Parts: sequence; structure tokens; C1' cells
RNA sequence: CUCAUCGAGACCGGCUGAGGGAAAGGCCCUUCGACGCCGGGGCAACCUUCGGGACUAACCACCCCGAAACAGGUGCCAACUCCUGCGGUGCGCUCGAGCGCAACCGAUAGAUGAG
Repeated sequence: CUCAUCGAGACCGGCUGAGGGAAAGGCCCUUCGACGCCGGGGCAACCUUCGGGACUAACCACCCCGAAACAGGUGCCAACUCCUGCGGUGCGCUCGAGCGCAACCGAUAGAUGAG
């Protein structure tokens, strides 16, 4: 940089000791011990393995469906990526500009994986 996914799921112990949830605003978690590190446990099909389908003259690959976490590589284990920010749609107020609300869609940003 490209592609895919992001409302599901999964916690105990030890050490340390005041911050943490990416930034801002909000709202939360936290001395009944946060964040981090270590050990153990668990979740999960992204890669992977297996089976089936579709395609094909046939086979392979791509694609679709299913199973698998004592085969392996990652990842993850508060809150939807905790929510919002930018644009659009909707509703209400307003002559209008505009303001407010919550829901949906998209964008941006971010995270993870594969290349």
C1' cells in the first nucleotide's frame, strides 16, 4: 500500500502500585488494586486442516456451505471499535439561516488478519 472483518464470544492467580479506555469531548473502569509484566485458563475459523457444493470435458485455483481450537501461526478475553466528531436521510422547532434529537447509511480514523 491492497483486500477482508469489526452489535457475537471468552478470566483466574502472582508481582507492581495510579492511572486507564488511541487523540479531543462525553461517558465509564479503577486503591474492593486500574494500566503493565509473568503464569495458567479460555474465546474465536483470519491464516490453516478436513468434508461437501458450484464451475469444468476433466482436474486445479477462485467462489459458496459445513466441521475442527490436545496439528500449527497470529489475534483476542469491561462497555458495539464504549459513544460522538465529517457528509447524507428522518423527526421536531424556525419565515429563513440555523438549532436540537435519536435511528439508519456512508466517509474518515483505528484495530486484527492475509498478501
A computed fold for a 115-nucleotide RNA from a soil metagenome, annotated as SAM riboswitch aptamer (S box leader).
Of the family's consensus pairs, 97% are formed in the model.
Its Rfam family is "SAM riboswitch aptamer (S box leader)". From the family's description: The SAM riboswitch is found upstream of a number of genes which code for proteins involved in methionine or cysteine biosynthesis in Gram-positive bacteria. A reference for the family is Baird et al. (2012), "YbxF and YlxQ are bacterial homologs of L7Ae and bind K-turns but not K-loops", RNA.
The RNAcentral record of the sequence draws on MGnify.